Model confidence (mean pLDDT): 81 of 100. Transfer RNA from Candidatus Portiera aleyrodidarum BT-B-HRs, 73 nucleotides, folded computationally. It matches the Rfam family "tRNA". By type it is a transfer RNA. From the family's description: Transfer RNA (tRNA) molecules are approximately 80 nucleotides in length.
[in-house]
RNA sequence: GGGGCCAUAGUUCAAUUGGAAGAACGCCUGCUUUGCAUGUAGGAGGUUAGGAGUUCAAGCCUCCUUGGCUCCA
Numbered sequence: 001g002g003g004g005c006c007a008u009a010g011u012u013c014a015a016u017u018g019g020a021a022g023a024a025c026g027c028c029u030g031c032u033u034u035g036c037a038u039g040u041a042g043g044a045g046g047u048u049a050g051g052a053g054u055u056c057a058a059g060c061c062u063c064c065u066u067g068g069c070u071c072c073a
Base pairs, nucleotide, nucleotide: 001072002071003070004069005068006067007066010025011024012023013022019056027043028042029041030040031039049065050064051063052062053061
């Protein structure tokens, strides 16, 4: 220098090839307990890496940039 893959909640990952952004764990609150843990009910938390484009509609398609892994030279 060139090719491929990856980037979504604090963490690990889904979202069935474009149609309402979710789960588990973690965090907070109530109940339970003398208290903690466990159990149970509920809640908060997202510019889907950044930017642009296509579309009525983009996590998903196209282009550019950044970072990580990998292959070739």